[in-house]
Predicted 3D model of a 679-nucleotide part of an RNA (large-subunit ribosomal RNA, domain II) from a metagenome. Its Rfam family is "Bacterial large subunit ribosomal RNA". Rfam links the family to the GO terms ribosome and structural constituent of ribosome. Model confidence (mean pLDDT): 86 of 100.
Context: one part of a larger RNA
RNA sequence: ACCGGCGAGUUGCGACAGACUGCGAGGUUAAGGAGGAAAGACCGGAGCCGAAGCGAAAGCGAGUCUUAAGAGGGCGAAAGUAGGAUGUUGCAGACCCGAAACCGGGUGAUCUAGCCAUGAGCAGGUUGAAGUUGAGGUGAAACUCAAUGGAGGACCGAACCGACUACCGUUGAAAAGUUAGCGGAUGACUUGUGGCUAGGGGAGAAAUUCCAAUCGAACCCGGAGAUAGCUGGUUCUCCCCGAAAUAGCUUUAGGGCUAGCGUCGGAAAGAACCUUAGUGAAGGUAGAGCACUGAAUGUGUGAUGGCCCCAUCCCGGGGUACUGAAUACAAUCAAACUGCGAAUGUCAUUAAGGAUGUCCGGCAGUCAGACUGUGAGUGAUAAGGUCCAUGGUCAAGAGGGAAACAGCCCAGACCGCCAGUUAAGGUCCCAAAAUGUAUGCUAAGUGGAAAAGGAUGUGGGGAUGCACAGACAACUAGGAGGUUGGCUCAGAAGCAGCCAUCCUUCAAAGAGUGCGUAACAGCUCACUAGUCGAGUGACCCUGCGCCGAAAAUGUACCGGGGCUAAGCCUGAUACCGAAACUGCGGAUUGUAGGAAACUAUAGUGGUAGGGGAGCGUUGUAUACGAGCAGAAGCCGUACCGUGAGGAGCGGUGGAUUGUAUAGAAGUGAGAAUGCCGGU
Numbered sequence: 001a002c003c004g005g006c007g008a009g010u011u012g013c014g015a016c017a018g019a020c021u022g023c024g025a026g027g028u029u030a031a032g033g034a035g036g037a038a039a040g041a042c043c044g045g046a047g048c049c050g051a052a053g054c055g056a057a058a059g060c061g062a063g064u065c066u067u068a069a070g071a072g073g074g075c076g077a078a079a080g081u082a083g084g085a086u087g088u089u090g091c092a093g094a095c096c097c098g099a100a101a102c103c104g105g106g107u108g109a110u111c112u113a114g115c116c117a118u119g120a121g122c123a124g125g126u127u128g129a130a131g132u133u134g135a136g137g138u139g140a141a142a143c144u145c146a147a148u149g150g151a152g153g154a155c156c157g158a159a160c161c162g163a164c165u166a167c168c169g170u171u172g173a174a175a176a177g178u179u180a181g182c183g184g185a186u187g188a189c190u191u192g193u194g195g196c197u198a199g200g201g202g203a204g205a206a207a208u209u210c211c212a213a214u215c216g217a218a219c220c221c222g223g224a225g226a227u228a229g230c231u232g233g234u235u236c237u238c239c240c241c242g243a244a245a246u247a248g249c250u251u252u253a254g255g256g257c258u259a260g261c262g263u264c265g266g267a268a269a270g271a272a273c274c275u276u277a278g279u280g281a282a283g284g285u286a287g288a289g290c291a292c293u294g295a296a297u298g299u300g301u302g303a304u305g306g307c308c309c310c311a312u313c314c315c316g317g318g319g320u321a322c323u324g325a326a327u328a329c330a331a332u333c334a335a336a337c338u339g340c341g342a343a344u345g346u347c348a349u350u351a352a353g354g355a356u357g358u359c360c361g362g363c364a365g366u367c368a369g370a371c372u373g374u375g376a377g378u379g380a381u382a383a384g385g386u387c388c389a390u391g392g393u394c395a396a397g398a399g400g401g402a403a404a405c406a407g408c409c410c411a412g413a414c415c416g417c418c419a420g421u422u423a424a425g426g427u428c429c430c431a432a433a434a435u436g437u438a439u440g441c442u443a444a445g446u447g448g449a450a451a452a453g454g455a456u457g458u459g460g461g462g463a464u465g466c467a468c469a470g471a472c473a474a475c476u477a478g479g480a481g482g483u484u485g486g487c488u489c490a491g492a493a494g495c496a497g498c499c500a501u502c503c504u505u506c507a508a509a510g511a512g513u514g515c516g517u518a519a520c521a522g523c524u525c526a527c528u529a530g531u532c533g534a535g536u537g538a539c540c541c542u543g544c545g546c547c548g549a550a551a552a553u554g555u556a557c558c559g560g561g562g563c564u565a566a567g568c569c570u571g572a573u574a575c576c577g578a579a580a581c582u583g584c585g586g587a588u589u590g591u592a593g594g595a596a597a598c599u600a601u602a603g604u605g606g607u608a609g610g611g612g613a614g615c616g617u618u619g620u621a622u623a624c625g626a627g628c629a630g631a632a633g634c635c636g637u638a639c640c641g642u643g644a645g646g647a648g649c650g651g652u653g654g655a656u657u658g659u660a661u662a663g664a665a666g667u668g669a670g671a672a673u674g675c676c677g678g679u
Stems, first nucleotide, its partner, number of pairs: 001679006011092007020083004026049003032043002053060002063075004095233002098230001102223006113197009122187001124156003127152001131148006160184003164181003168177001199215001201211003208217001236614006246259005260366002262363006272356001273354009287340001288338002293334003297330005305322001306320005369394007377386002399410003414586004419582003425576003428561003434573001437571002440568002447563001453547002457544006464537003474531005480504003485499003510525001514523002587604007615668001617665002620662007633652005639646002
């Protein structure tokens, strides 16, 4: 891993509800007794529920309480009861499996820690303390030298004890080792045997270290099925309906309670509900506006204050390219501005259409929502961000389109059909359908990614200057004189800079457009003439394009091929295209009609969840069967049923077993890192 078997809403006692059955103003027995093979049948009326309520009570009573009240108001005045089954619930382990932990009683110091008692062990080599002796020395000593001596948590190094480094080993030879080096090795040394200390306790040269491969509290059994608002799992079928991810409260936030939304049953009322239209209302949003509250720009007038001048003893006078209140005019801005003000929505009412709506009761689930359009907040007018409102879809929705793609577009799948029509989207090939049609545009593979900005790309429109009295471009020629204008400057001569920018000759020529020189020179332009012979220049609006444009596995920003349309704008036509719509056949639910058959009409996607109807397994009771001329089981099979499932036949097998109606459950397996077995 697979296969097989086992594996999860049960049972007891209460409560509530609606069905069912019995009896009914009543219903019913409990313990117990008797009896028996066993009994639900018999006896047993204690008790319980109901038949009358109201009031705090006295009390009164179909009424009563309140009250002064005969008013008003509150609560009352409609059949129950017993039983088993079903749904849910309370107390119990209460659908099943799962903790880490807590407590009680015991078992452990054969491992290890410390201690006690008694034993044992430490090759060999080195160093050479005190002391002692002798000699020297002294008054005697101290002291010096030599020898002797053999101290030391002394030195080197085996056994022994340890464990610093590295490789190897890592399903190991080994649940801590091998190998090569390494530390101690007469000591706080090592070790044998026997003994002592026990779990909130011991022991500890102290590390939360050890206490039998287990230690921030050992192990075993028990309380015990601890508890688990948590995770996982929870077994047959079909039919009808079908949510929520919100509000309030919560030591509450991934839990709960009530409401909201679902389902099933009942009731009243009689249309209270929804849609559309009419009429009538309230409102202060979008927009708009600037009288108000604030913000903010320009101009005019200009208070106050500052500065300057005159005066200066005081009163003062004048000026101001400073400040700028206030005011006038013009033009603006606002969620917390409004002298205005919609649409939509809301309320009331009327009409039409539809088929809901409300209340009571049983049972729920839901309280993590997601994206998308629109209106806001928050954020950075960021986010597949966050938080509201209002639609949609997904959730719980399949089908077609978007290459692929829960939330986008189209469209809501009862079943069958080798029938038809369409939607979105498409019609060259992959690949169903136009290599269709009409007028244009694009040349960039733009289409088939992007901005500020840039550009004689190209199409359309507008307005304008010059031009056969010759424009624009090109070529030929001229482009002068006063003068090197004045100033400045080392120099400044058109051309560093400042000021001025005139006059003359002329067809025309600036006190000079650019290059250039140290300064001149030189080249050139404006301007003019000639040659040539028809358009040329500067703008505005707009369509489609161009540049700007670098990314990580591989072309890779059309799904691909490929396309100059098979791209883009506009118009008309045809076709394809879905589980949509239609046709034909069938099933089923609600409603209406009907005695029924049936007909008509509206439905039949679905998670959590509610409701309904069934299939199958194993016992039991009753009835009826089958079977050695072959039961169950197993194998095969083209049959029947919407399905769970059920037959028939053949083979195998070799002794049991079925159908109908009731009734009872250890009643259905694919999942639980499920349990056991096999392979």